[in-house]
Context: one part of a larger RNA
RNA sequence: GCCAGGGAGUUUUUCUAUGUGGCAAGGUUAAUCAACUUUGUUGAGCAACCAAAGCGAAAGCAAGUCCUAAUCGGCGUUAGUCACAUGGUUAAGACCUGAAGCCAGAUGAUCUAUUCAUGGGCAAGGUGAAGUCUCCCGAAAGGGGGAUGGAGGCCUGAACCGUUGUUGUGUGCAUGCACUCGAAUGACCUGUGAAUAGGGGUGAAAAGCCUAUCUAAUCUGGCGAUGGCUGGUUCCCGCUGAAAUAUGCCUACGUAUAGUCUUAUCUAGCUUUGUUGACGGUGUAAAGCACGGAUGGAAAUUGCAGGGGCUAAUGCCUACGGAUUUCUUUCCAACUCAGAAGCUGUCAACUGCUUAAGAUAGGAAACAGGGAUGGUAUGUAAGAUACUAUUCCGAGACCCGAACAAGGGAGACUAGAGUUAAGGUCCCAAAAUUCAUGCUAAGUGUAUCAAAAGGUGUCUUGAACCUGAGACACUGGGGAUGUAAGCUUAGAAGCAGCUAUCAUUUAAAGAAAGCGUAACAGCUCACCUAUUGAGGUUCAGGGCCCUGAAAAUGGACGGGGCUAAGCAUGAUACCGAUACUUUAGAGGCACUCAGAUGAGUGUUCUGGUAAGCGGGCGUCUUCAUUGUACUGAAGGCUUUACGAGAGUAAGGUUGGAACGAUGAGGAAUGAGAAUCCUGGU
Repeated sequence: GCCAGGGAGUUUUUCUAUGUGGCAAGGUUAAUCAACUUUGUUGAGCAACCAAAGCGAAAGCAAGUCCUAAUCGGCGUUAGUCACAUGGUUAAGACCUGAAGCCAGAUGAUCUAUUCAUGGGCAAGGUGAAGUCUCCCGAAAGGGGGAUGGAGGCCUGAACCGUUGUUGUGUGCAUGCACUCGAAUGACCUGUGAAUAGGGGUGAAAAGCCUAUCUAAUCUGGCGAUGGCUGGUUCCCGCUGAAAUAUGCCUACGUAUAGUCUUAUCUAGCUUUGUUGACGGUGUAAAGCACGGAUGGAAAUUGCAGGGGCUAAUGCCUACGGAUUUCUUUCCAACUCAGAAGCUGUCAACUGCUUAAGAUAGGAAACAGGGAUGGUAUGUAAGAUACUAUUCCGAGACCCGAACAAGGGAGACUAGAGUUAAGGUCCCAAAAUUCAUGCUAAGUGUAUCAAAAGGUGUCUUGAACCUGAGACACUGGGGAUGUAAGCUUAGAAGCAGCUAUCAUUUAAAGAAAGCGUAACAGCUCACCUAUUGAGGUUCAGGGCCCUGAAAAUGGACGGGGCUAAGCAUGAUACCGAUACUUUAGAGGCACUCAGAUGAGUGUUCUGGUAAGCGGGCGUCUUCAUUGUACUGAAGGCUUUACGAGAGUAAGGUUGGAACGAUGAGGAAUGAGAAUCCUGGU
């Protein structure tokens, strides 16, 4: 892991609601006692309890009473009670499993910590303290040399003790093994016997150790501790169907009340949806500048706080500055003269309606939400956070989107046939290699994903100008003279710089647009002409395309591939869903009839998590009735039939002795999950 068996809302009590039944202004016995057909019936037992009268703090009054001078108003004036069943609640372990912990009493020092008593152990080598002997120096104290000697928490290094590193290797019934390393006569190691015990011991102190257990040992008990936390909670079908919000809480993964869901009863044509009309509410969007505030420019008036100038002066002037006015410009969440759409209140009409509404009572779940679109706030932004309206997922299958909770289509009772939606129609792969007109050459593109800035890529629209009196471009020729203009300068001659920029000859030619020289020279240009012979030049748009364009294994239009099978506009077919239509059937609900069961009609009914409600299947057992079985019970294997299903029945075979049906009861009553328990494998 798998298989088999076991495995979780129970029992008693309190209160309450509903259903059924008995009796009823009453209802009912408890303990106990007696009898008997003797362990469960009958009878007795009237104590207690509930109800039958309430109101007030009370005196008290009473179908009323209290407050008050009084009205009003509050609470009352209404059939209960007992039993059983079911839902909920209360007290108990209270659906099951699960802590870490707390307390009490015991058991432990054969491990280990420290101590005590008594024993044991430490190869070999090195170093060479004190003391002693002797020699020398010295007056002495003392010093030095040589021998001898054998000290030491001394040195090297086995046993023994330890365990530094390799984060080597290794998990073996739980710390080993290998190499390396520390100490090794000492605060050394060790045998045996003893001592100290759990808030206690022991500790050269690490919160270390106290029997593989230590920031409080182990065992048993209190104990089914407690857990707002995790996990699990067992048969079927039908009806309805949520919430993830508000408020409070030592509250934030909990809970109470409300909202939302469900069931029952009662009530009533309007309470639900939409449209229209009438009368109202609003101050947003956009806008505006009438107010508040901000804002650029122009003009006018005013010497007016300050500054400046003039002056002998109280004065005068002022292109600084201030104030006021006018015209004009730009704005505002905390501005609004005016002001939508929208939203919303009341009434009416129409529409609509399986009353979809309200009240009372019983039962909940839920109070972690999430996405999209529109509107906000904060934020650089976010698959961000907090709101708001709608909608979807949650709790929604099916088709499309390659795949894809919430994007598009569409709300799935069952079976058959047809038609469409979104989206598609070259192949994978159902359906057009369909039609018409353009564009793209970049594999751009083929669902979505790129900016500013550029493009003499290409298609297209418009405007202006030149043009057979010859445009534009190429090519040939001319491009001169006064003059080297004047000044400046070493020089300045069209072309360093300053000033001026005239005139002449001309078809035309600047006192020169560029290159060049030291300065000249030289080469072009403007301008003219010849040649040629038809459109050209410039500007402003639009479509597609190109550059801009960088990410890590090779690679993604879903893929193949495609020059359309790409893009744009239009057209006609077809495919395509559980949608729509239709046929047949099942169930629910409403109504009518019949009436315990059923029949008919209608139906814009029948997705569904949590949850509520309704109806059934099966297991064990009791009583009553009634059956099957050695001519083969239960059980096993298997086939068939019936039922919407839980399941039921029959046949075959195995098996070898018990087992059902109907009605009424009673439950230790249904397993796939709980790191579930036990066993097997």